[in-house]
RNA sequence: GGGCCCGUAGCUCAGUCCGGUAGAGCACUCGGCUUUUAACCGAGGGGUCGCGGGUUCGAAACCCGUCGGGCCCG
Numbered sequence: 001g002g003g004c005c006c007g008u009a010g011c012u013c014a015g016u017c018c019g020g021u022a023g024a025g026c027a028c029u030c031g032g033c034u035u036u037u038a039a040c041c042g043a044g045g046g047g048u049c050g051c052g053g054g055u056u057c058g059a060a061a062c063c064c065g066u067c068g069g070g071c072c073c074g
Base pairs, nucleotide, nucleotide: 001073002072003071004070005069006068007067010026011025012024013023020057028044029043030042031041032040050066051065052064053063054062
């Protein structure tokens, strides 16, 4: 230098292929239960989907550029 994959909530990851209200588990907060804690039950907060631009009525998804990580080739 070239190719491929990954980047989404505090953490681990779905969703992308085929555009249509951003989700799950764990963690966190509050409440219930309990002598108390844990466990269990109920509720809740939390994300410009790595960044910038484009296409579109509408983009996590499609297109272009770019940053970071991994693997391979030279």
Overview: A computed fold for a 74-nucleotide RNA from a Candidatus Altiarchaeota archaeon, annotated as transfer RNA. It matches the Rfam family "tRNA". By type it is a transfer RNA. Its mean pLDDT, the model's own confidence on a scale to 100, is 81. Lineage of the source: Archaea > Nanobdellati > Candidatus Altarchaeota.